Predicted 3D model of a 74-nucleotide RNA (transfer RNA) from Zasmidium cellare ATCC 36951. It matches the Rfam family "tRNA". Gene Ontology term of the family: triplet codon-amino acid adaptor activity. About the family: Transfer RNA (tRNA) molecules are approximately 80 nucleotides in length. Lineage of the source: Eukaryota > Fungi > dothideomyceta > Mycosphaerellales > Zasmidium cellare. RNAcentral holds the sequence, with entries from ENA and Rfam.

RNA sequence: UCUCUCGUGGCUCAAUUUGGUAGAGCGUCGGAGUCCGGAUCCGAAGGUUGCACGUUCGAGUCGUGCCGGGAGAG
Numbered sequence: 001u002c003u004c005u006c007g008u009g010g011c012u013c014a015a016u017u018u019g020g021u022a023g024a025g026c027g028u029c030g031g032a033g034u035c036c037g038g039a040u041c042c043g044a045a046g047g048u049u050g051c052a053c054g055u056u057c058g059a060g061u062c063g064u065g066c067c068g069g070g071a072g073a074g
Stems, first nucleotide, its partner, number of pairs: 001073007010026004020057001028044005050066005
């Protein structure tokens, strides 16, 4: 320098196939429970989907550029 791949709540990952309300588990907070806790159960908060632009009625998803991680080639 080039090619491929990944980037989504605090953490680990879905949702891409087919563009159509962004979800789950763990964690956190509140409650139930308990003598007090834990386990368990119920509920809640938490996301400008790495950044910018474009296509589209509509983009996490498609296109272009950039940034960062990983792999490969020279």